RNA sequence: AAAAAUGUUUUCUAGGGUUCCGCGGCUCUGCCGGCAGGUCCGAGAGAAAACUCACUAAAAGUGUACACGGAGGGAAAAAAGCCCGGGAGAU
Numbered sequence: 001a002a003a004a005a006u007g008u009u010u011u012c013u014a015g016g017g018u019u020c021c022g023c024g025g026c027u028c029u030g031c032c033g034g035c036a037g038g039u040c041c042g043a044g045a046g047a048a049a050a051c052u053c054a055c056u057a058a059a060a061g062u063g064u065a066c067a068c069g070g071a072g073g074g075a076a077a078a079a080a081g082c083c084c085g086g087g088a089g090a091u
C1' cells in the first nucleotide's frame, strides 16, 4: 500500500435499565425496592430474513468477506454490547 457499498431495513438474541403495567414493602392522594415478569432500549465486531450491489452461462445462480479494542462523554425514565465509534490505541 492492497478489489468489492467495509450498503439498507425488519424480526429476534446476548446484554441493559426502571418511564408505564404488574409484583413486593411502607409511616399509603404518595414513597421505596429492579424484582428470573409484560411494555421499553438493544449489538460494526451476535442470529435470521428481505432488499441492495457485484459477477456469471441471466425468468436463474454465486458472492456480499474480515473484524482485537479502552478510558471518557452523550440520552426529556434509565442503563447498556445503544450513539460518538470499524473512533483513540493495539496487531
Stems, first nucleotide, its partner, number of pairs: 007051006015041002020038002022035001023033004053063004066086001068089001072084003
Guanidine-I riboswitch aptamer, 91 nucleotides, folded computationally. The model forms 100% of the base pairs in the Rfam consensus. The sequence was found by an Rfam model in a public genome assembly. Its mean pLDDT, the model's own confidence on a scale to 100, is 80.